Source information: This is a predicted structure of a 183-nucleotide RNA (Lysine riboswitch aptamer) from Virgibacillus profundi.
């Protein structure tokens, strides 16, 4: 000086990813409370079964009218913060909650695995009040990166740059430091 495994450090992709509180719309004139009338024995505790508890002729459920009237989750534009497997999904497994038990339901931890990013889309599935949105499974477009090939300007070096085509994946890519090796 070159190469550089493994490891470390710093970065790039852009409508980039995620979180937080406040605000806004929706949820919704819904749930719920209450007054009156009809009604006339059941009703409630997410669903089913078995219990248990509460409530009801001082009038249950249901229906109608009037008065009052939410919230959570999800969403929106900006702000702040943390970042570039950011993050998402998720077998298996575990935990918590639901009056008790069983089924079941919801939530949390979420490992293996899978996804480079973004956008649009599907009488596709799930969740959801929703035609919003999210996720999964497909389709299309676009974009960054690396490898290979071709061409070009440029160069005289087989480097680097641009364009096109094909293909791969983030445990990747770029830069840089370092063991070792070569001169």
């Nucleotide at each position: 000086a070159g190469u550089a495994a493994g490891g470390g450090u710093a970065g790039a992709g852009g409508u980039g990813c995620a979180a937080a509180a406040a605000c806004c719309a929706u949820u919704a004139g819904u749930a719920c409370u209450u007054a009156u009338g009809u009604g006339g024995a059941g009703g409630a505790g997410a669903a089913u079964g078995a219990g248990c508890u509460c409530u009801g002729a001082a009038g249950a459920a249901a229906c109608a009218u009037g008065a009052g009237g939410a919230a959570a989750g999800g969403g929106g534009a900006a702000u702040u913060u943390g970042c570039c497997g950011a993050a998402g999904u998720g077998a298996a497994a575990g935990g918590a909650u639901g009056c008790u038990c069983a089924u079941c339901a919801u939530c949390c931890u979420g490992u293996a695995g899978c996804u480079g990013g973004u956008u649009c889309u599907g009488u596709u599935a799930u969740u959801g009040a929703a035609u919003a949105a999210a996720u999964g499974c497909g389709g299309a477009a676009u974009u960054g990166u690396c490898a290979u090939a071709u061409a070009g300007g440029a160069a005289a070096c087989u480097a680097a740059c641009u364009a096109u085509a094909u293909g791969g994946a983030g445990g990747g890519c770029u830069a840089u430091c370092u063991a070792g090796c070569u001169a």